[in-house]
Molecule: transfer RNA
Organism: Gemmatimonadota bacterium
RNA sequence: GCGGGAGUAACUCAAUGGCUAGAGUGCCACCCUUCCAAGGUGGACGUUGAGGGUUCGAGUCCCUUCUCCCGCU
Numbered sequence: 001g002c003g004g005g006a007g008u009a010a011c012u013c014a015a016u017g018g019c020u021a022g023a024g025u026g027c028c029a030c031c032c033u034u035c036c037a038a039g040g041u042g043g044a045c046g047u048u049g050a051g052g053g054u055u056c057g058a059g060u061c062c063c064u065u066c067u068c069c070c071g072c073u
Base pairs, nucleotide, nucleotide: 001072002071003070004069005068006067007066010025011024012023013022018056027043028042029041030040031039049065050064051063052062053061
């Protein structure tokens, strides 16, 4: 230099272009319990790596770019 893959909540991951972006773990409050753990209920959490474009509508499609991984040279 070229090609491929990954990037979404604190972490691990989902999500046919129709979504007000969800799940588990974790965090906070309450219930339960003599207390703790376990269990139950509720809650707080997100510039979907960044910037543009297409579209009525983009995490998803297109372009550029950043980081990481793999391969080729």